[in-house]
Context: one part of a larger RNA
């Protein structure tokens, strides 16, 4: 002296850009965040100009594995860095081929229940891009080389949009290693799936992943194990650098979703706004059985020194569904609040000595406040007031927003504080006070002249901020 997701006192005019629960991964009322496709599909209602139009609960189909939030766990191939093989990969893009004939069912709808309520049984009957079978294979797979296996879906406004197997690409992700990656030895022995072959199994893949057997091996003062701390890195701070220190916004991985454990489905989850099961905990029951998970946006209570609105729009950007119109997007884009940082502006210029009154000092002459006030001449930044008005959009379509800007009245007008003044460290008397009452980062000030406490005056620093505390260098 820099820095800060800082807080606290005093004080506070505008403005741009940014930041705003660091603590209880405490516990949440309450709206909102993920849906969309009627151009798959039957049915139902509404309208109707009888041509049709619009809605939808259910079957179906993509997407609810991103998007967004945390940092609890994790000292680990997590990560970060560079390589690698034994993998997958929806939508996308190239190329080749095929889209054929059938068949059973079910939901909605009806109709009988049970239930307080979630919800749920039975029967009748029906639909499809939903499900099954048969056929067909160019390339696909198994193969004992003889042969076995194996698809498809259609719809429409006639333009298309689909469907199925086969190769590549491209993208993503999974998987292995090699360096590196906190403290502690007042943790010295750890380890039986352990280490390793060999049959199987299991995976999109490789493997003690599993598992049956055989062998006894594996790691370890070059720090195993165990404790204890911690998500990690591009960075950010600080430093002349080397190095410390830290990981908040933004970015890329990784990890969790009340706690625990499980799998389904799917190209992809062992799935924040999906399921099942235990547990705490809260709610609603007719006591018999049920609901629910803000570490998504607001927002409440709690905890703390402390950290914002229950807001506006999908206009831009981007993201799902759609053939599109188009719907959904608390991502996003805005606006609100907070001097919580940074940055720039003002809070007025010039002239103006009888050096005006007043303060305070004073050796009582005079000095200082102080060109500072008043006074004169000016000038309108910013805030105010009318008026005009974008760009961001490309043909339409602007939440911001009558915003930004621009013009143009009006009048110095609204607009300065804190902090210190004993030495370090820039600035000094006066009076109160009398080891008292306080100061105070060190040294130390204070017991009757205190430049060090209190008040005044007057001066130094800074400046819409000062100054104290905290933590880093």
């Nucleotide at each position: 002296g820099a820095a800060c997701g800082a807080a606290c006192g005093c004080u506070g005019g505008c403005g741009g850009c940014a930041g705003g629960c660091c603590u209880a991964a405490c516990a949440c009322a309450u709206g909102c965040a993920a849906g969309u496709c009627g151009a798959g599909c039957g049915a139902g209602a509404u309208c109707u100009u009888c041509g049709g139009a619009u809605c939808u609960a259910g079957c179906g189909g993509c997407g609810g594995a991103c998007g967004g939030g945390u940092g609890a766990g994790u000292a680990a191939c997590g990560c970060g860095u560079g390589g690698g093989a034994a993998u997958a990969u929806g939508c996308c893009c190239u190329u080749c081929u095929c889209u054929a004939c059938g068949g059973a069912a079910u939901a909605g709808c009806c109709u009988c229940g049970g239930g307080a309520a979630a919800c749920u049984g039975g029967g009748a009957g029906u639909a499809a891009u939903a499900c099954c079978g048969u056929a067909u294979a160019c390339g696909c797979c198994c193969u004992u080389c003889g042969g076995g296996g194996g698809a498809a879906a259609g719809a429409u406004u006639u333009a298309u949009c689909g469907g199925a197997g086969a190769a590549g690409g491209a993208u993503u992700a999974g998987c292995c290693c090699g360096c590196g990656u906190u403290g502690g030895a007042u943790u010295a022995g750890g380890u039986a799936g352990u280490u390793g072959g060999u049959g199987g199994g299991g995976u999109a893949a490789u493997g003690g992943c599993c598992u049956a057997c055989c062998a006894a091996g594996c790691c370890g003062a070059c720090g195993a194990u165990c404790c204890a701390u911690a998500g990690c890195u591009g960075g950010u701070u600080u430093g002349a650098g080397a190095g410390g220190a830290u990981g908040a916004u933004c970015a890329g991985c990784c990890a969790c979703a009340c706690u625990g454990g499980g799998a389904c489905u799917g190209a992809g989850a062992c799935a924040c706004g999906g399921c099942c099961c235990a547990g705490a905990c809260u709610c609603c029951u007719a006591c018999g059985g049920g609901a629910g998970g803000c570490a998504g946006c607001a927002g409440u209570g709690g905890g703390g020194a402390a950290u914002c609105u229950u807001a506006g729009a999908c206009a831009a950007u981007g993201g799902g569904g759609g053939a599109a119109a188009c719907c959904c997007u608390g991502a996003u884009c805005u606006a609100g609040c907070c001097a919580u940082g940074c940055c720039g502006c003002g809070u007025g210029a010039g002239c103006g000595a009888u050096g005006a009154a007043g303060g305070c000092c004073u050796u009582a002459g005079g000095g200082u406040u102080g060109u500072a006030a008043a006074g004169c001449u000016c000038u309108u930044u910013c805030a105010g007031c009318u008026g005009g008005g974008a760009a961001g959009a490309u043909a339409a379509u602007g939440a911001c927003g009558g915003u930004a800007c621009c013009a143009g009245c009006a009048g110095a007008a609204g607009a300065a504080g804190c902090c210190c003044c004993g030495g370090c460290u820039a600035a000094c008397u006066c009076c109160g006070u009398g080891c008292c009452a306080g100061c105070a980062g060190c040294c130390g000030c204070g017991g009757u002249a205190a430049u060090a406490c209190g008040g005044a005056g007057g001066g130094g620093g800074c400046u819409a901020g000062c100054g104290u505390u905290g933590u880093u260098c």